Notes:
Model confidence (mean pLDDT): 81 of 100. Predicted 3D model of a 109-nucleotide RNA (SAM riboswitch aptamer (S box leader)) from Cyclobacteriaceae bacterium YHN15.
[in-house]
This record gives sequence, structure tokens and C1' cells, in this order.
RNA sequence: GAUUUAUAAAGAAGAGGUAAGAGACAGGCUCGUUGACCUCUGGCAACCUGGAAAAUCCAAGGUGCCAAUUCCUGCCAAUUGUACAUAAAGUCAGUUGGAAAUAUAAAUU
Repeated sequence: GAUUUAUAAAGAAGAGGUAAGAGACAGGCUCGUUGACCUCUGGCAACCUGGAAAAUCCAAGGUGCCAAUUCCUGCCAAUUGUACAUAAAGUCAGUUGGAAAUAUAAAUU
């Protein structure tokens, strides 16, 4: 890197360094000089792991994570609308479901 499976509405901040970006991508929206980003420490407990007979709970060794639902939408279907447009198809906005994409874990390669 690839494949498969599972999960994605819960949970979790301080210090130091430094100086402008960050939230995958696109659009939106948001975060950021009251410090983006990096490091350390601390924390959380999703998967693996260990323990408790078990539902479930505990631990925190491996990985992961610690603004906003995976921040929202992105494709398809259904549905709603004193909305737009109208010959019709449709457009826009909302809701629901599914898919895709992305992320993480575990296993295989």
C1' cells in the first nucleotide's frame, strides 16, 4: 500500500517551544495572536489484550483519540413545503433511509 469485517450522537486539558495556520478533499460554516502547529505531561476507553462465572464492570499493556454528530452537505430513493419555476420534466430548502467517501481498530496479504 491492498483486501475483509466492525465502529463513527458517548467520553477525555494543562504546561513548554514557536509564530500562522487548522478542521482529509470540494462547497459551506467554524476554530485560531485570549496562540494555529509541534513536543511533553495528563486524561478518555473505541478495537485488541488481561481480570472478574456473566449481563456488565474493572485495568490501561498495544493501537487510537481528547472543538463542533465523521462540524454540515456532497450520490441515490422516499417524503414535506401558502417556496421557486411550470405545458411537463424540474429547482431550492427540510426530514427519513440507504450508498459512497473518510477515519480508526482487528485480521489477512